[in-house]
Predicted 3D model of a 75-nucleotide RNA (transfer RNA) from a Myxococcales bacterium.

RNA sequence: GCCGCUUUAGCUCAGUGGUAGAGCAACGGUUUCGUAAACCGUAGGUCUGGGGUUCAAAUCCCCAAAGCGGCUCCA
Numbered sequence: 001g002c003c004g005c006u007u008u009a010g011c012u013c014a015g016u017g018g019u020a021g022a023g024c025a026a027c028g029g030u031u032u033c034g035u036a037a038a039c040c041g042u043a044g045g046u047c048u049g050g051g052g053u054u055c056a057a058a059u060c061c062c063c064a065a066a067g068c069g070g071c072u073c074c075a
Base pairs, nucleotide, nucleotide: 001071002070003069004068005067006066007065010024011023012022013021018055026042027041028040029039030038048064049063050062051061052060
């Protein structure tokens, strides 16, 4: 330098055009002498950034950024 993949809640990840979700973690409650576990509930989001297409974009297109992997060149 080129190619591919990834970027969504605190963490790990679903969701490939039509209401943004799960598990764990956090918080509150039930229970217990107390704690843990269990059960019930609550909160938590600039879907990496910008632009475009569309009635409608996390999702499609373009540019950029960060991370991971591969290839190539030079030495």
The sequence was found in a public genome assembly.
It matches the Rfam family "tRNA". Rfam's curators write: Transfer RNA (tRNA) molecules are approximately 80 nucleotides in length. Rfam classes the family as a transfer RNA.
The coordinates come from a structure-prediction model, not an experiment, and the mean pLDDT is 81.